[in-house]
This is a predicted structure of a 343-nucleotide part of an RNA (large-subunit ribosomal RNA, domain IV) from a Lentisphaeria bacterium.
RNAcentral holds the full RNA, with entries from ENA.
Lineage of the source: Bacteria > Pseudomonadati > Lentisphaerota > Lentisphaeria.
Context: one part of a larger RNA
RNA sequence: ACCACGUUAAGGAAUUCGGCAAAUUAGCCCCGUAACUUCGGGAGAAGGGGUGCCCUCGGGUGUGAUCACCCAUGCGGUGUGAGCGCCGGAGGGUCGCAGUAAAGCGGCCCAGGCGACUGUUUACCAAAAACACAGCUCUCUGCUAACUCGCAAGAGGAUGUAUAGGGAGUGACACGUGACCAAUGCCGAAAGGUCAAGCGGACGAGUGCAAGCUCUGAAGCGAAGCCCCGGUGAAUGUCGGCCGUAACUAUAACGGUCCUAAGGUAGCGAAAUUCCUUGUCGGGUAAGUUCCGACCCGCACGAAUCGUGCAACGAUCUGGGCACUGUCUCAACGUGGCUCUCG
Numbered sequence: 001a002c003c004a005c006g007u008u009a010a011g012g013a014a015u016u017c018g019g020c021a022a023a024u025u026a027g028c029c030c031c032g033u034a035a036c037u038u039c040g041g042g043a044g045a046a047g048g049g050g051u052g053c054c055c056u057c058g059g060g061u062g063u064g065a066u067c068a069c070c071c072a073u074g075c076g077g078u079g080u081g082a083g084c085g086c087c088g089g090a091g092g093g094u095c096g097c098a099g100u101a102a103a104g105c106g107g108c109c110c111a112g113g114c115g116a117c118u119g120u121u122u123a124c125c126a127a128a129a130a131c132a133c134a135g136c137u138c139u140c141u142g143c144u145a146a147c148u149c150g151c152a153a154g155a156g157g158a159u160g161u162a163u164a165g166g167g168a169g170u171g172a173c174a175c176g177u178g179a180c181c182a183a184u185g186c187c188g189a190a191a192g193g194u195c196a197a198g199c200g201g202a203c204g205a206g207u208g209c210a211a212g213c214u215c216u217g218a219a220g221c222g223a224a225g226c227c228c229c230g231g232u233g234a235a236u237g238u239c240g241g242c243c244g245u246a247a248c249u250a251u252a253a254c255g256g257u258c259c260u261a262a263g264g265u266a267g268c269g270a271a272a273u274u275c276c277u278u279g280u281c282g283g284g285u286a287a288g289u290u291c292c293g294a295c296c297c298g299c300a301c302g303a304a305u306c307g308u309g310c311a312a313c314g315a316u317c318u319g320g321g322c323a324c325u326g327u328c329u330c331a332a333c334g335u336g337g338c339u340c341u342c343g
Base pairs, nucleotide, nucleotide: 002337003336004335005334006333007332008331010329011328014327019324027051028050029049030048031047036041038172052094053093054092055091056090057089059087060086061085062084063083067079068078069077070076071074095099107322108321109320110319111318112317113316114314115313119131120130135170136169137168138167139166140165141164147156148155149154173309174308175307176306178239179238180237183236184235185232186231187230188229192227193226194225198221199220204215205214206213207212240258241257242256243255244254267301268298279295280294281293282292283291
């Protein structure tokens, strides 16, 4: 010097990306306990008081000695209540700085994001806002079901039967879930167009004396599919531009025009989304690129790739505060270890 610990004047987060680490708190009894809320919670909220030992007194409870009495004389009944065990109470005293004296043993509060929750996960750098989840919706499936495995036999589904089973999305709950079917997908559709093999054989060709044989092959009849027609969004998806206008200015309820399948509704909004940006205003600080509340000019939110809220929950993330501290100002000493130097 290092490692693991212990203690520390004054200050108390000034440290740091960040209170990381450490410290604080801690058991039991009593008092007391807010917003909010799905009325269950929140809650051990928060915040206070008590706690050892000795003596005395009285209470409750369990067991039930002893004694007395009674009778239907029995392992009987009634009363009495000693001793012992347990529970908590009141008064007095006593020691220490300190009585859950050691060990073990919650720090707390406020606000916000995300995910409802308990769960699950990258065995060995990620535990989360990711996955799952009850609930919601769409879709397929009538039973030899759909679907999956297998060449098949066969098996699962299921010794189930649409309140069942498979697939997909969303993800408690509350309130909602807008417009567009032009494209793509899916579904429907006894017409029409196109369309393969096949059927069909006109015309023609080769050869032969001929019968014939061989070749070529037009119309016409030919499925599904595609085209066409229609439906369908909790299917894949999409949801405009320019110009002008009000008696200060500014802005534009209003008007014009072009395009589109239709031009983003409710709600939210500098957001886990905002480039410009440390936007602007307010709050908090002496001072705040973070945080909270607003505004809306949304580069590039938006409604089951769900929208907006939300009590409870979280080794989650973000901001603030109280308490507390060697994190720090600024370091010191001690204990154990390890290492080195000298003897």